[in-house]
This is a predicted structure of a 550-nucleotide part of an RNA (large-subunit ribosomal RNA, domain I) from Candidatus Amulumruptor caecigallinarius. It matches the Rfam family "Bacterial large subunit ribosomal RNA". Model confidence (mean pLDDT): 82 of 100. The source organism's lineage runs through Bacteria, Pseudomonadati, Bacteroidales, Muribaculaceae and Candidatus Amulumruptor.
Context: one part of a larger RNA
RNA sequence: GGCACAUGGUGGAUGCCUUGGCACUAGAAGAUGAUGAAGGACGCGACAAACAGCGAUAUGCUUCGGGGAGCAGUAAGUAUGCUUUGAUCCGGAGAUUUCCGAAUGAGGGAACUUAAUCAUGGUAAUGCGUGAUUAUUGCAUGAUGAAUACAUAGUUAUGCAAGAGCAACCUGGUGAACUGAAACAUCUUAGUAACCAGAGGAAAAGAAAGAAAAAUCGAUUUCCUUAGUAGUGGCGAGCGAAACGGAAAUAGCCCAAACCAGUCUUUGGACUGGGGUUGUAGGACCUUACAUUAAGAGUAAGAAAUUUAUAUUAUAGUUGAAUUAGUUGGAAAGCUAAACUGUAGAAGGUGAUAGUCCUGUAAACGAAAUGAUAUAAGCUCUGUAGGGUAUCCUGAGUACGGCGAGACACGUGAAAUCUUGUCGGAAUCCACGGGGACCAUCCCGUAAGGCUAAAUACUCUCUAGUGACCGAUAGUGAACAAGUACCGUGAGGGAAAGGUGAAAAGAACCCCGGGAGGGGAGUGAAAUAGAAUACUGAAACCAUGUGCUU
Numbered sequence: 001g002g003c004a005c006a007u008g009g010u011g012g013a014u015g016c017c018u019u020g021g022c023a024c025u026a027g028a029a030g031a032u033g034a035u036g037a038a039g040g041a042c043g044c045g046a047c048a049a050a051c052a053g054c055g056a057u058a059u060g061c062u063u064c065g066g067g068g069a070g071c072a073g074u075a076a077g078u079a080u081g082c083u084u085u086g087a088u089c090c091g092g093a094g095a096u097u098u099c100c101g102a103a104u105g106a107g108g109g110a111a112c113u114u115a116a117u118c119a120u121g122g123u124a125a126u127g128c129g130u131g132a133u134u135a136u137u138g139c140a141u142g143a144u145g146a147a148u149a150c151a152u153a154g155u156u157a158u159g160c161a162a163g164a165g166c167a168a169c170c171u172g173g174u175g176a177a178c179u180g181a182a183a184c185a186u187c188u189u190a191g192u193a194a195c196c197a198g199a200g201g202a203a204a205a206g207a208a209a210g211a212a213a214a215a216u217c218g219a220u221u222u223c224c225u226u227a228g229u230a231g232u233g234g235c236g237a238g239c240g241a242a243a244c245g246g247a248a249a250u251a252g253c254c255c256a257a258a259c260c261a262g263u264c265u266u267u268g269g270a271c272u273g274g275g276g277u278u279g280u281a282g283g284a285c286c287u288u289a290c291a292u293u294a295a296g297a298g299u300a301a302g303a304a305a306u307u308u309a310u311a312u313u314a315u316a317g318u319u320g321a322a323u324u325a326g327u328u329g330g331a332a333a334g335c336u337a338a339a340c341u342g343u344a345g346a347a348g349g350u351g352a353u354a355g356u357c358c359u360g361u362a363a364a365c366g367a368a369a370u371g372a373u374a375u376a377a378g379c380u381c382u383g384u385a386g387g388g389u390a391u392c393c394u395g396a397g398u399a400c401g402g403c404g405a406g407a408c409a410c411g412u413g414a415a416a417u418c419u420u421g422u423c424g425g426a427a428u429c430c431a432c433g434g435g436g437a438c439c440a441u442c443c444c445g446u447a448a449g450g451c452u453a454a455a456u457a458c459u460c461u462c463u464a465g466u467g468a469c470c471g472a473u474a475g476u477g478a479a480c481a482a483g484u485a486c487c488g489u490g491a492g493g494g495a496a497a498g499g500u501g502a503a504a505a506g507a508a509c510c511c512c513g514g515g516a517g518g519g520g521a522g523u524g525a526a527a528u529a530g531a532a533u534a535c536u537g538a539a540a541c542c543a544u545g546u547g548c549u550u
Base pairs, nucleotide, nucleotide: 001549002548003547004546005545006544007543008542009541015535016499017498020470021469022467023466024465025464026463027462028461029459030458032164039100040099041098042055043054044053046078047077050074051073052059061094062093063092064091065090066089070082071081072080105114106113107112115134116133117132118131119130120129121128136162137161138160139159140158141157142156143155144154169200170198171197172196173195174194180187184234210217211216221248222247223246224245231239232238252451253450254449255395259274260273261272262271263270264269279429281394282393283392284391285388286387287386288385289384290383295382296381297380298379307377308376309375310374311373312372313371314370315369317365318364319363323338324337325336326335327334339356340355341345347359348358349357400424401423402422403421404420405419406418407417410436431446432445433444434443435442486493487492509520510519511518512517
C1' cells in the first nucleotide's frame, strides 16, 4: 500500500407519519363601493422583530343571545391583571375605523404638501388647533346672461345618479401570427389569442313577416339523435349544418296608430288620460245581449307597491346508550375470561390495535337579533260574447333594387336568407313577406316598437362530504414568518426549508475547562431519542481496530 471484517464518523436515501395540496359531489352564494370599496402604508401590546387581530375608543368598545371555569392569539417566559356580580370563547346587530387608494378642495414622485368658506376652541401674538363643506360628468329644476333686439351660447345654485373593484362564466366592439396545406398566395389556425366597453347571478335568445309539405307543427334555450350525413372546399388541406324524432323546462305579455276627452298651442301640432294590440286577420266605428260586484289575476315580465302574521330554514348551541377483571408491557385500546349497548359498529383522539375512556355518531331539541323561502290575510288590478263592413288604423328614407362588403356549415356560386357603407326607392289588407336564382299555382306567416321566469354556462368563495388522488425532489410556486428570502433599472423571475419524546420528565448536583465542549450523576421504555443535525438512518466518502497479503 491492497483486500476482508468490525466499530465509528459523514451523509440523508428508504420506511412510517401528516397539519398541506389535488380532483370532484350536494347545498349556498356570486356579496362590494362617494355612508369612501378592493388593496395597501403607518401605527396599536408591560417587555413585541415576524405572522395573525385591531385602528388614536387601536391585541380592542356597546348591546342582544349562546356557554359555564378558567383566561390575557401563534408563544413555551417574567410581571401585572380579569373572572360564578359569569370572564376568556362562539354567534347576531351596532359604535369606532389614522393616512393612501375611484380618491373627489388644490397639488403630488401613493400613504405627502398646502388652501378657501362656515362654525368653534386657545394664545400676549403667530405660518396654533377642532368639526363640516368645497372634484368631474350626466339628468332634472331654477336663477342669471354675451357678440345681438328677442333669444341662444355661456355662467351659476339645488337635488339625484355615476365613476372604482371583481376568479371564471356572458354580450358587444376591434382583431393577429406562428401553425396546417408536408413550399405558398385563396383557404386554415380563427372570429381563436390579445385589447377595449358593458351587464348579471347567470348572460344571451324569445312569443313567428317561423319550420315545413301532412287535412302538419306552434316562443326561446339546452341535451341526445339526425351526422361526420346534406353540403361546402386551390372540390386541396380542411370546414361542416338543419328540419323531423326523443328528452329537460315551460308563460306569456305591453306599447305606437285609428277614435274619444282634457290641457297647451306659433293652429302645423305637442302632451296627459281612456281606447287598443292581431293573421281563421284584428281593432276603431255602428249595433245587440249580459254583467256591473261576482269571478279571476298579481308584486320575477305584463301598469305598480311586499305590509303583517304563521311555518320552515341559515347564522351560536343542547341532550345523547353501553365494561369490568386478569395477563404481557414503560404504557392496553393487545391477549384471556365473563358482560353490556346499538335508530349510535361514521370518524378522530387517548402512552400499541377502544362500539361501551374522551370528542363525537344515530335520534331528538334550540334563537333575543339579522337574513332567506313558503303560505295566508291585507293591498292592488281587470268587462265579456255576437252581428254589420261604407269609412279609418295596423311601426318609411322602412321593405326592396344597383354597386361594395360582411354573416349564414355555404370561399360569388344557379345563391335564396340576414346585416349594411353608398346611390335609388314602394305598397297599405282586392295589401305585404317567405317557402334556396326566377315565374306561376298552392301553402305558411304579418317586418320595419318593446318586456319576459325555468331548463343552460362558470366557481374567487362558504358549509357538508367523497376519492383503486399525492404523501415533503411528490402534491399548489407555497404542509414552515411564501408570492416570503433573494435576483432584476423595470416589466418580471422566484426558491430552499416538515418529524426529540407518551409526557419536557429539556439533564438538579459534582469533576475537567476561560469558554465551547466533555466525563459522571439523574430523567426516560429507549439518550447511538439530548435539543446549532434530535424518528428510521442505506450508499458514495473518511477514520480507527483486527486479520490476511505485498